[in-house]
RNA sequence: CCAGCAGGCCACCUUAUCGCUUCAGAUUGAAGAGGAAAGUCCGGACACCAAAGUGCAGCGUAGCGGAUAACAUCCGUCCGUCGAAAGACGAGGACAAGUGCAACAGAAAGCAAGUACAGUUCGGCUGUAGUGAAAUCAGGUAAACUCUAUGCGGUGAAACGCCAUGUAAACCGGUGUUUGAGGGUUGCACGCCCAAAUCGGAGGGUAGGCGGUUCGAACCUUGGGGCGACCCUUGGUCUAGAUAAAUGAUAAGGCACGACAGAAUCCGGCUUACGGCCUGCUUUUCAU
Numbered sequence: 001c002c003a004g005c006a007g008g009c010c011a012c013c014u015u016a017u018c019g020c021u022u023c024a025g026a027u028u029g030a031a032g033a034g035g036a037a038a039g040u041c042c043g044g045a046c047a048c049c050a051a052a053g054u055g056c057a058g059c060g061u062a063g064c065g066g067a068u069a070a071c072a073u074c075c076g077u078c079c080g081u082c083g084a085a086a087g088a089c090g091a092g093g094a095c096a097a098g099u100g101c102a103a104c105a106g107a108a109a110g111c112a113a114g115u116a117c118a119g120u121u122c123g124g125c126u127g128u129a130g131u132g133a134a135a136u137c138a139g140g141u142a143a144a145c146u147c148u149a150u151g152c153g154g155u156g157a158a159a160c161g162c163c164a165u166g167u168a169a170a171c172c173g174g175u176g177u178u179u180g181a182g183g184g185u186u187g188c189a190c191g192c193c194c195a196a197a198u199c200g201g202a203g204g205g206u207a208g209g210c211g212g213u214u215c216g217a218a219c220c221u222u223g224g225g226g227c228g229a230c231c232c233u234u235g236g237u238c239u240a241g242a243u244a245a246a247u248g249a250u251a252a253g254g255c256a257c258g259a260c261a262g263a264a265u266c267c268g269g270c271u272u273a274c275g276g277c278c279u280g281c282u283u284u285u286c287a288u
Stems, first nucleotide, its partner, number of pairs: 003282008012254007020032005034260001038271002041269005046156004053190005058152005063077005078092001079090004093147002098145002100141002115129005160211004171201005182194004218237003223232003
């Protein structure tokens, strides 16, 4: 010098005019898509149903210790693999509970045999050699089936609740009312709980409005504790709420010439896509 590793920040900017959505003190003022909003992969908050388990099944996790509301996440550390290194990754319990798998080569790849040579107590009894990744009740493999330990109720804001309008609270059939139809309890069975209605057919009416809906396990910051994840504390801030879906257009200037890409109940992560700037670390090679 090139290359690599780890972390942080930004995500076009400024002015003017017009335009869009929300809020308010309403002729005006304030605010207005992301670090991933993507994937829908985990975990929850919240709402409703249930809340009684037992057995079998299914799914998740798996060194040790910690953080967190919780997690398959994160931090530290041990071990292992990759890398020259900085670092990255984790498939990390059990092979004497059992069943499997290992091409070719080799006599033979497992519960028994036996190629060649040597020793011999003459019994493949012992040893060496050949082949092979692995050869005498051997080892490898569980991201092979499995076993062990441990954990797991469901649904999803189109949840759910309230108001208004309108009709046919009508008609036909089956079953049922404590001898319990039907519904719930991850799947099945038993058990348990609720229950007087429920299932099917044909037909009629409606599709409107409001809440949920953004003050949060929130963000910035002072000081302290901790290797760290993070915790306690001081002071402050309010930063989208659309409902067929809102932030665009024009003009001038600037330069790092701006990629990937648009919220739909919300939050913590993981994975994937991607442009630029900054900081720290590594040293194969080359020169002196």
Molecule: Bacterial RNase P class A
Organism: Allomuricauda sp.